[in-house]
RNA sequence: ACACGUGUAGCUCAGAGGUAAGAGCACUGUGCUUAUAACGCAGGGGUCGCGGGUUCAAUCCCCGCCACGUGUA
Numbered sequence: 001a002c003a004c005g006u007g008u009a010g011c012u013c014a015g016a017g018g019u020a021a022g023a024g025c026a027c028u029g030u031g032c033u034u035a036u037a038a039c040g041c042a043g044g045g046g047u048c049g050c051g052g053g054u055u056c057a058a059u060c061c062c063c064g065c066c067a068c069g070u071g072u073a
Base pairs, nucleotide, nucleotide: 001072002071003070004069005068006067007066010025011024012023013022018056027043028042029041030040031039049065050064051063052062053061
C1' cells in the first nucleotide's frame, strides 16, 4: 500500500430496516446466613466508533474517515 473482517453496557457477545436496544458475568441495594460464599428479588449503567447519504423510519443498507485484527506484498 492492497484485500477481508470487527467496532453495541465495566467485560464477553446477541440483535441484520418497524420506533425510545438485550443476555450472561461484573456492580449497587435487599432477603436468607452467626458471617462469607452460593442462591432469590429489585435496581443503576448505552451519543450502538465518528461524519454524511438512502428511507415514512437506520444499531441494521450505502459512502468516507478512525481504531483494532488477519492475510498478501
Molecule: transfer RNA
Organism: bacterium